Source information: Predicted 3D model of a 97-nucleotide RNA (transfer RNA) from a Nitrososphaerota archaeon.
């Protein structure tokens, strides 16, 4: 150049074939509950100790933000999903050397 296959929150991934209206999970990332081990400081005490507890930390829980479904165009009542160009990245072949 040519065939194939992918592109979906910040980051992985489902759904695409057989179109169905509000795009589903998972890490993360924001708030709050509770709870582990520390714990500065206060209180109370003659002392051991005892309440209380800034705050840091590990775990659960329970909400919550976060999306141009690459981009455009087309078909449809109705597109992530079909069709068409493009753009990008895999991959194979092929030319070149």
């Nucleotide at each position: 150049g040519g065939g194939c296959c992918c592109g979906u929150a910040g980051c992985c991934u489902a759904g695409c074939a057989u179109g169905g209206a509000u795009a589903g999970g998972g890490c993360g990332c924001c708030g709050g509950u509770c709870u582990u081990c520390g714990g500065a400081a206060u209180u109370g005490g003659a002392a051991a100790u005892a309440a209380u507890g800034a705050u840091g930390u590990g775990a659960a829980c329970c909400g919550g933000a976060g999306g141009u479904c690459c981009a455009g165009g087309g078909u449809u009542c109705g597109a992530a999903u079909c069709c068409c160009u493009g753009c990008g990245g895999g991959u194979c072949c092929g030319c070149c050397a």

It was read from a public genome assembly. The organism belongs to Nitrososphaerota, within Archaea. Its mean pLDDT, the model's own confidence on a scale to 100, is 81.